[in-house]
Molecule: Lysine riboswitch aptamer
Organism: mouse gut metagenome
RNA sequence: UGAUAGAGGCGCGGUUCUCAUCAGUACCCACUUCCAAGGCCAGACAGCCGGGAGUAGGGAAAGGGAGCGCCGCCGAAGGGGGAUGCCGGUGUCUGCCGGCUCCUUGCCUGGGCCGUCGGGGAAUACCCGCCGGACUGUCACAAGUAUGUGAAGCGCUAUCG
Repeated sequence: UGAUAGAGGCGCGGUUCUCAUCAGUACCCACUUCCAAGGCCAGACAGCCGGGAGUAGGGAAAGGGAGCGCCGCCGAAGGGGGAUGCCGGUGUCUGCCGGCUCCUUGCCUGGGCCGUCGGGGAAUACCCGCCGGACUGUCACAAGUAUGUGAAGCGCUAUCG
């Protein structure tokens, strides 16, 4: 230096099914009542709709998530940057906001857990990021063989060349 195999553990990603959430919400229907200026992300043009509240009846879904199982794995994967295609916010154009998808880049992160803050999300779920904490695996150094300090997966272990 190359090839192959392998280890970390509340390990990573995907997914069928089930369940909860979303939500007694949106929406539909009936009635009662109040108000005429407005509403549909921003601008232009166009288009559409009266609007709010209450009561009774009916009543979702998607995205997001959890659990069991299954599949693929151990830079697993995630994030950032750059590019692709698409979805939602009435239509077109120009923007903006949010989400998804695909490709790329050794730019960042050893791993999960807990906490603060920020972002996403309907959310108190969950996800992502910075910082902090203890824990854990690996290696290096020191050692009194208890342990301590440091480093990072561009690493570590084994075998072969």